Predicted 3D model of a 149-nucleotide RNA (FMN riboswitch aptamer (RFN element)) from Shinella daejeonensis. The sequence was found by an Rfam model in a public genome assembly. The organism belongs to Shinella, within Bacteria.

RNA sequence: GGCUGUUCUCAGGGCGGGGUGAAACUCCCCACCGGCGGUAUCGGGAGAGAUCCCGGAGCCCGCGAGCGCCUUUCGCAACUGCGGAAGGGUCAGCAGAUCCGGUGCGAUGCCGGAGCCGACGGUCAUAGUCCGGAUGGAAGAGAGCAGGC
Numbered sequence: 001g002g003c004u005g006u007u008c009u010c011a012g013g014g015c016g017g018g019g020u021g022a023a024a025c026u027c028c029c030c031a032c033c034g035g036c037g038g039u040a041u042c043g044g045g046a047g048a049g050a051u052c053c054c055g056g057a058g059c060c061c062g063c064g065a066g067c068g069c070c071u072u073u074c075g076c077a078a079c080u081g082c083g084g085a086a087g088g089g090u091c092a093g094c095a096g097a098u099c100c101g102g103u104g105c106g107a108u109g110c111c112g113g114a115g116c117c118g119a120c121g122g123u124c125a126u127a128g129u130c131c132g133g134a135u136g137g138a139a140g141a142g143a144g145c146a147g148g149c
Stems, first nucleotide, its partner, number of pairs: 001149001003147008016030004031129002033118002035063004042055005058116002066094002068091001069088008098114005120132003
């Protein structure tokens, strides 16, 4: 240094102003926010150089929580339905959303411009931003220890 095992810690941001209204942080106008890994023509650093290190995409590739789905099971008493619990992570249904111009060998990533997207349940009124499951879970990140190479 990398590999395997194991333990611990950490691991999501955002409604401010105005309008309508009986009522809206939910509608309308303006505003605000962007998880994790990868990719890299950008930025910083090291090196004589090859090259290396750190950072760098919400909408490029993949992943995560949630819902759905599936399995097991319990209750109700339905006519094939309703509700609860435990598990799976196979399926990929919801699961989302980007173009134009410039530079360049090369860009959906850089520069400029204009757009677009955002689980489920709740609510005196429709929610990315409020409340709730959640003092949860988790992609993963860091550190410690052990083993062997």